[in-house]
RNA sequence: UGAGUCGGCUGGGCGGUCGCGGGUCGCAAGGCUCGAGGAACGUCCGGGCUCCGCAGGGCAGGGCGGUGGGUAACACCCACCCGGGGUGACCCGCGGGACAGUGCCACAGAGAACAGACCGCCGACCCUCGUAGGUCGGUAAGGGUGAAACGGUGGUGUAAGAGACCACCAGCGCCUAGGGUGACCUGGGCGGCUCGGCAAACCCCGCCCGGAGCAAGGCCAAGCAGGAGGCGUUUGAGGGCUGCCCGUCCGAUGCCUCCGGGUAGGCCGCUUGAGGCGCGUGGCAACGCGCGUCCUAGAUGGAUGGCCGCCGCCGCGCCAAGACGGGCAACCGUGGUGCGGCAACAGAACCCGGCGUACAAGCCGACUCAUCCG
Repeated sequence: UGAGUCGGCUGGGCGGUCGCGGGUCGCAAGGCUCGAGGAACGUCCGGGCUCCGCAGGGCAGGGCGGUGGGUAACACCCACCCGGGGUGACCCGCGGGACAGUGCCACAGAGAACAGACCGCCGACCCUCGUAGGUCGGUAAGGGUGAAACGGUGGUGUAAGAGACCACCAGCGCCUAGGGUGACCUGGGCGGCUCGGCAAACCCCGCCCGGAGCAAGGCCAAGCAGGAGGCGUUUGAGGGCUGCCCGUCCGAUGCCUCCGGGUAGGCCGCUUGAGGCGCGUGGCAACGCGCGUCCUAGAUGGAUGGCCGCCGCCGCGCCAAGACGGGCAACCGUGGUGCGGCAACAGAACCCGGCGUACAAGCCGACUCAUCCG
């Protein structure tokens, strides 16, 4: 310099002005202060919280699935193991069990699970001699089909062949030595000679799971209806006019008080939390512990926006210098001005931890491969 792998971060800044939601001060006008995100999103997992249910156990149903750790918990995270991919950094894995049982394996192919003989190879017999043709039998080395064909290579053997036999290798099972907390790894011995795949098919094994959700749930409580009591119907309760009295008008299954439940409506739940940041400390890490410090939206038709200026950044055009800065070097970077643009994805609604998905432009760190220069 080129190509690449992994991890992390920013998501315009400042000022003015006009607005919006919360809090607070004020009689008021108004002042002060706080006001979206890394994903607030999808609502896919896990928890807190609330109400209901629940002696204990089981069935059904659902989820998870290498090992060890982290966590409030998880389907998440970290480290490792095994398998696969890459020259490599690194990436991918829905990673228990297919000798408990049942089932499935498309197309092609003769045959797809304790299978099979199409071509071929070999033998015997028949036909007009035959190496050609036919019939019967043997075989599974070679060809062919397939994602997959009942171990691979070499030899012995044979009519041709075959784990039929032998050596090595692979795989399976059992025994065993060493290492590791463990998954597992590295060896040694023996055995029958060989056993296919699919459990995101049923199923089996182990572990986990009660249900519903802030429209949870709680408090206050008009009107109407209900219950109890009191007063009253020309001997008039109560109401209108009214500050009060008088007066006047209306006035009858009517008026007043209380009670419990509770609708509209209001309030709480509501934001300080498994919280952020810094330092120290244990751990490879995820993460834990200790100390200090900070307070940072709570709306309910639902606020967080518009405009202007400066800076900054990006794109394009024009102009100038050969200077300055960095480096041992190869080499790299820096100016002025005009025009245009300022973004993307998206937006809280009880709160957290994850996962997944979207994202203009840009920044930082670690590492790998190739090449060049000194």

A computed fold for a 374-nucleotide RNA, annotated as Bacterial RNase P class A. It matches the Rfam family "Bacterial RNase P class A". Gene Ontology terms of the family: ribonuclease P activity, tRNA processing and dimeric ribonuclease P complex. It is annotated as a ribozyme. Model confidence (mean pLDDT): 75 of 100. It was read from a public genome assembly, where an Rfam model found it.